[in-house]
This record gives sequence, C1' cells and structure tokens, in this order.
RNA sequence: UAUAAUCUUCGGGGCAGGGUGCAAUUCCCUACCGGUGGUCAAAGCCCACGACCCGCAUUGCGGUGGAAACGGUGAAAUUCCGUUGCCGACGGUAUAGUCCGGAUGGCAGAAGGUUUUG
Repeated sequence: UAUAAUCUUCGGGGCAGGGUGCAAUUCCCUACCGGUGGUCAAAGCCCACGACCCGCAUUGCGGUGGAAACGGUGAAAUUCCGUUGCCGACGGUAUAGUCCGGAUGGCAGAAGGUUUUG
C1' cells in the first nucleotide's frame, strides 16, 4: 500500500410572531429546515442511493418513491453570486415537511481498530 475477513463508534433538521375559530404549531399572513455517494466548481429541486409503502421471496429481488429557472463570473458551476420560484411518506388530530406515533427503530454511508494474504 492493496485484497479479504472481523470488530467498535457515528450516522435528520425545522413554525419565532400574528389572524380567524368552541377547537388549528394542521386553515390564512409570515417564519424555519434540508440524509448519503457522485459530479474539473461547493447541490433539498443534475445523476444515483437510502427511509416509508406494495409484491415475490424471506440474509435478497422487483415496483413505487417530491421539486428550478433566468442572469453573472469562470477553463469548468441547473452545485458559487444575484433574482424569482418549487418540493417534502404513512397513522393521529380543525386539513401537518416542522406536533404526537412506528422510532432508545432502521438505512444509504462515514471514521477508526484488529487479523489474514500478496
């Protein structure tokens, strides 16, 4: 340094203020938040993955799984800067991205250790 095995740890954030109403963090004004890997340049909305859900089968596979444009700079940016937009599972409840619940869960992955072989 590479391969393989194994172990440990980590691994999701957010309604402040107000209106209406018997009742709303759910409606209205407004506010806040953004998993993982990739991408000559940094991403919620480009590509891929993961969660939830469905089917088969049960160490897995398949299905499904939201959303962006313009301008500027530059060798290169739907990733930076400016402007204006958009999206966000299921159950509960006055209609929920933000409350409660499955979840002290699980996962994409990240970091580190040990061993084996070259």
Molecule: FMN riboswitch aptamer (RFN element)